Annotation
The prediction has a mean pLDDT of 84. c-di-GMP-I riboswitch aptamer from Aquibacillus kalidii, 87 nucleotides, folded computationally. Its Rfam family is "c-di-GMP-I riboswitch aptamer". Rfam describes the family as follows. GEMM was predicted in a large-scale screen for bacterial structured RNA regulatory elements.

RNA sequence: CAAAGAAAAAGGCAAACCUACUGAAAGGUUGGGACGCAAAGUCACAGGUCUUGGUUAUUUUUAUAGCAAGAUGGCUGGACUGCCUGG
Repeated sequence: CAAAGAAAAAGGCAAACCUACUGAAAGGUUGGGACGCAAAGUCACAGGUCUUGGUUAUUUUUAUAGCAAGAUGGCUGGACUGCCUGG
């Protein structure tokens, strides 16, 4: 240095739930809180999943199917970056 890993040490993030804000919604932000995480750091490129205020078609009502838009990195892959280093 690389791979690999979480044995040790220093730490880090933060699920569900609750508060406030925001959005049509999924969800996001904020404070609390810890289920867990060796990238649970960053990125929507590919796939998956979720939403439907908008739009098209169908429909007796309700809804269904698509388009478009949005969300999800703690769904998976991929890209970039990072702490430590016993065996």